[in-house]
RNA sequence: UUGCGCUAAGCGGGGAGCUGGCGGUGCCCUCCUGCCCGCAAUCCGCCAUAGCGGGGCGAAUUCCUACUGUGAGGUAGUCGUUUGUCGCUUUGGCUCCGGUAAGUGGCGAUGAAGGCUGGGUCCCACGCAAUAGGUGCCGGCGAACCGGGUCAGGUCCGGAAGGAAGCAGCCCUAAACCGGAUAGCCUAUGUGCCGUGGGGGUGCCUGGCUGGAGCUAACUGCCGGAUGUCCGGGCGGGAAGCGGCUAUCGAUGGUAGGUGCGCAA
Numbered sequence: 001u002u003g004c005g006c007u008a009a010g011c012g013g014g015g016a017g018c019u020g021g022c023g024g025u026g027c028c029c030u031c032c033u034g035c036c037c038g039c040a041a042u043c044c045g046c047c048a049u050a051g052c053g054g055g056g057c058g059a060a061u062u063c064c065u066a067c068u069g070u071g072a073g074g075u076a077g078u079c080g081u082u083u084g085u086c087g088c089u090u091u092g093g094c095u096c097c098g099g100u101a102a103g104u105g106g107c108g109a110u111g112a113a114g115g116c117u118g119g120g121u122c123c124c125a126c127g128c129a130a131u132a133g134g135u136g137c138c139g140g141c142g143a144a145c146c147g148g149g150u151c152a153g154g155u156c157c158g159g160a161a162g163g164a165a166g167c168a169g170c171c172c173u174a175a176a177c178c179g180g181a182u183a184g185c186c187u188a189u190g191u192g193c194c195g196u197g198g199g200g201g202u203g204c205c206u207g208g209c210u211g212g213a214g215c216u217a218a219c220u221g222c223c224g225g226a227u228g229u230c231c232g233g234g235c236g237g238g239a240a241g242c243g244g245c246u247a248u249c250g251a252u253g254g255u256a257g258g259u260g261c262g263c264a265a
C1' cells in the first nucleotide's frame, strides 16, 4: 500500500416551547435529504456517561476538535410606523335650549312700544226667562154603616097632643181619582247670545284716551350653554402586523489536525 473480517464514534442539524434539568414525540427554520421497527402532549424515556428497547450499516472526503467566511431562521430588549381597541381630553359639524336684533320676512302713521281707563272671559249673590215637579184654579166623578141635608115606610117614648133616633131613596160634599187651564205661589236645575250688584285678576280678547315709532323672533347671522351623536385631533394603556438597531442561539460553507483492532499478500 492492497484485500477480507470485526468493532468505536456516528448514521442530519438548529430555534422556540415543555421541564428542576437533559433528550425525544409534536411546532417552526434550514441544508449537500439523512438506516429500519416499537413508545410518547390530560406526554414518553432518562439524570450530568441525561431518550429507552430490538435489529442493521459502519475505519471513510465517516466522525471528532480548533479556527474562520457567509450567515437563513428563532428568541429577548428597544425604537419607529400602521391597523384595530380601551380610557381621558379637545376642536369642529349636526340636534336642542336661552339670549341678541345686524340682514330677510310679518305687524305698524287706517297709529308700534309704554301709560291711564272701561268691558268680556273667571267667582259669589239676587232677579228674569226656560224646563220639571208640587200647590192653587176650573169642570167632572166621588161615602152599604163609621160625612151633611131632607128623611117615605118602619121603630122607640107618650093617654093624647106631640117628640126622638134614623135605613132605603133623592140632593150635596170631603179625601181620592180623571180632565182642563196654565196667569198666581212654592221648590229644584249638567239650562241661558238675558239683567242687576259685588269680588278677583292682569293671563287672553276687546273698546276709549294719551303717546308718536317701534314691535315680533319664523329664517340667516352673532353670543352663551347642554346632552347625545358623528367625524377628526392630542395624550396614555394594552394587542397585533411590518421595519431599524442591540444582545443571544444559530442550520449550511471553508481551512487545518486527528481517526482503532485482527488475518493475509
Base pairs, nucleotide, nucleotide: 001265002264003263004262005261006260010057011056012030013029014028015027020047021046022045023044024043031034035055036054037053038052039051063258064257065256066255067254068253073249074248075247076246077245078244079243080242081241082240083239085237086236087235088234089233090232092230093229094228095226096225097224098223099222100221102220103219104218105216106215107214114210115209116208117207118206119205120204121203122199123198124197125196126195127194128192129191130189131188132187133186134185135184137180138179139178140177147172148171149170150169155164156163157162
Bacterial large signal recognition particle RNA from a Candidatus Sumerlaeia bacterium, 265 nucleotides, folded computationally. Rfam family: Bacterial large signal recognition particle RNA. Rfam describes the family as follows. The signal recognition particle (SRP) is a universally conserved ribonucleoprotein involved in the co-translational targeting of proteins to membranes. NCBI's taxonomy places the organism under Bacteria, Bacteria candidate phyla, Candidatus Sumerlaeota, Candidatus Sumerlaeia. The sequence is in RNAcentral, with records from ENA. It is recorded under the gene name ffs.